Predicted 3D model of RNase P RNA and transfer RNA as a complex of 461 nucleotides.
RNA sequence: GGAGCAGGCUGGGUGAUCGCUGCUUCGGCUUUAUUGCCGGAGGGGAGGAAAGUCCGAGCUCCAUAGGGCAAGGUGCCGGGUAACGCCCGGUGAGGGUGACCUCAAGGAAAGUGCCACAGAAAGCAAACCGCCGGGGUUCGCCCCGGUAAGGGUGAAAGGGUGCGGUAAGAGCGCACCGGGGCGCUGGUAACAGCGCUCGCACGGUAAACCCCACCCGGAGCAAGACCGAACAGGGAGGGCCCAGCUUCGGCUGGGCCGGGGUGGCCCGCCCCAAUCCCAGGUGGUGUCGCUCGAGCCAGGCGGUAACGUCUGGCCUAGAUGAAUGAUCACCGCGCGCGGCGGGCAACCAAUGCGCGCACAGAACUCGGCUUAUAGGCCUGCCUCCGAC
RNA sequence: CGGCGCAAAGGCUUGAUGGGAAGCCGCCUGUUUCGGGAACAGGAGAGUGCGGGUUCGACUCCCGCGGCGCCGA
Numbered sequence: 001g002g003a004g005c006a007g008g009c010u011g012g013g014u015g016a017u018c019g020c021u022g023c024u025u026c027g028g029c030u031u032u033a034u035u036g037c038c039g040g041a042g043g044g045g046a047g048g049a050a051a052g053u054c055c056g057a058g059c060u061c062c063a064u065a066g067g068g069c070a071a072g073g074u075g076c077c078g079g080g081u082a083a084c085g086c087c088c089g090g091u092g093a094g095g096g097u098g099a100c101c102u103c104a105a106g107g108a109a110a111g112u113g114c115c116a117c118a119g120a121a122a123g124c125a126a127a128c129c130g131c132c133g134g135g136g137u138u139c140g141c142c143c144c145g146g147u148a149a150g151g152g153u154g155a156a157a158g159g160g161u162g163c164g165g166u167a168a169g170a171g172c173g174c175a176c177c178g179g180g181g182c183g184c185u186g187g188u189a190a191c192a193g194c195g196c197u198c199g200c201a202c203g204g205u206a207a208a209c210c211c212c213a214c215c216c217g218g219a220g221c222a223a224g225a226c227c228g229a230a231c232a233g234g235g236a237g238g239g240c241c242c243a244g245c246u247u248c249g250g251c252u253g254g255g256c257c258g259g260g261g262u263g264g265c266c267c268g269c270c271c272c273a274a275u276c277c278c279a280g281g282u283g284g285u286g287u288c289g290c291u292c293g294a295g296c297c298a299g300g301c302g303g304u305a306a307c308g309u310c311u312g313g314c315c316u317a318g319a320u321g322a323a324u325g326a327u328c329a330c331c332g333c334g335c336g337c338g339g340c341g342g343g344c345a346a347c348c349a350a351u352g353c354g355c356g357c358a359c360a361g362a363a364c365u366c367g368g369c370u371u372a373u374a375g376g377c378c379u380g381c382c383u384c385c386g387a388c
Numbered sequence: 389c390g391g392c393g394c395a396a397a398g399g400c401u402u403g404a405u406g407g408g409a410a411g412c413c414g415c416c417u418g419u420u421u422c423g424g425g426a427a428c429a430g431g432a433g434a435g436u437g438c439g440g441g442u443u444c445g446a447c448u449c450c451c452g453c454g455g456c457g458c459c460g461a
Base pairs, nucleotide, nucleotide: 001384002383004381005380006379007378008377009376010375012331013330014329015328016327017326018325020045021044023042024041025040026039027038028037029036047359051370052369054368055367056366057365058364059220060219061218062217066267067266068265069264072215073214074213075212076090077089078088079087080086091105092103093102094101095100106211107210111209112208113205114204115203128151129150130147131146132145133144134143135142136141159177160176161175162174163173164172178200179198180197181196182195183194184193185192186191224288225287226286227284234278235277237276238257239256240255241254242253243252244251245250258272259271260270261269262268295314296313297312298311299310300309301308302307332357333356334355335354336353337352341348342347389460390459391458392457393456394455398413399412400411401410407444415431416430417429418428419427437453438452439451440450441449
C1' cells in the first nucleotide's frame, strides 16, 4: 500500500427574522373559582431507528385466572434480566488461508409414515456385470453353488484404510481411525480426555405425524376513571320443596332443577339483581390517565462478559386532525459546469457558478428483535505484496 | 389497536400427501385466401413476490422482509 474481519460513534453547523405547540411568570379584562380571553417576557420542543407491530413486560379493566383436555409457543449447557423467542459466556457441528462467521442444536434401540427416478436390491436387505469352485457344452455359452473385494445405479447400498488370510472373498484375523457399552479424570454443566471392552449391533427424515420437558385466563390507553349531555318509545324477569316471621299481601334463609358468565371445551367457581338486566336513545375541538421512569449522565467497586451495586449530579416533547417549520446569510461536505495554472503524458487543479445534504416524524410507557439509512470518524485484528 | 387472505408465462387458472412447472385464451411462424377472419400444422414465452434455512430434493415445509386487498373495535 491492496483486499478483508470485528466493534463503537456521528447523522450538517452558526446567526438573524417570521411563525407553531406545551410550561413558568408579569400586566389587563373577566369568572363563584387560576375559570376563561388578550398581550409581553423567559425557557423547552423527535429518533437511532420515533418505523414494522414480530416477541417480552409494566399499567388498566373484565369477578377467578383453580384443575384437566385441545390449540399454540419454546427446545445444547451455564449465567444475566421484571420478563423474553432477547443478551453474555461456553460446548458441539459446519464454512473460511486467517481475523472471524453461521446453526429451530431435545428424542430416530415408544410407535407410525415417507425415501420419487435410476438401480439387482431402499429397510427384519439384495446379486445385474464381475470374481471363484463344480458340472455340462453345438465352444457362442448354459446350469448349480460360494462371495460381496471390484464395476455400475443413487442423496443414501449394513463402518473406512492397510496387512495377513482365502478357491475367490468377507471383521474371517490383526494394527490404526470411526462407532457402541462400562469405568476413571477434568469441568457447576453441555462436553472433553484417557483406559478397558465389544468385530460392529443402531441408514436418513421429527422446519412429517409423534414422544419428552417447560411456558401460557382474556382484552387492550378507542384500556379505564370523572364531569357534562341524554336516558324517548319498549322487553324478560323462573319453577318446586323445607324452615322461620307475618298485618295472610308477602318477607328472610337453605336445598334441588333451570338459566346466565368464565371470548375453544369439560369439571369446578361466580351470579339470578328491581336505584338492576337486555335492547334502544343521547353526547363534548371536555378533564384525568400523560409522562419521574425496570429513567439519563459521570465516576468508583464486583464480574471474562451480559449485567449488578454504590456515590454524586440532572429533569430531558406531551400534541389530539395532531406542534417541532419557513426564508435569508456565512461555513462544512458531496456532485456537476468551468478552467487560472501545473505536468512529457495519463491526469491534477485555484477564484467562481449551479444543485443537493441519507433513512425517516413521537401518540400510554419501557426491554428486545427485525427492517431502512447518503456521507464521515475512531479502535482492534487478519491476509497478501513491496522496501529496509 | 386487533384479526385474516392473496400472488405461478401478457391475462385467467390446475398443481393430490415434497419428486415432471401444466392447461385455456393471447403471441409468433407456416399452410389456406385476392386480402382479412376462422380452420389446420408447428413454436416461443415462467423458474412460482424477495432473501435465507430444513431436506438427497421445495410452488409446496419453516423463518424474516416487501407489496396488494379485506374485516372488526
It holds a member of the Rfam family "Bacterial RNase P class A". By type it is a ribozyme.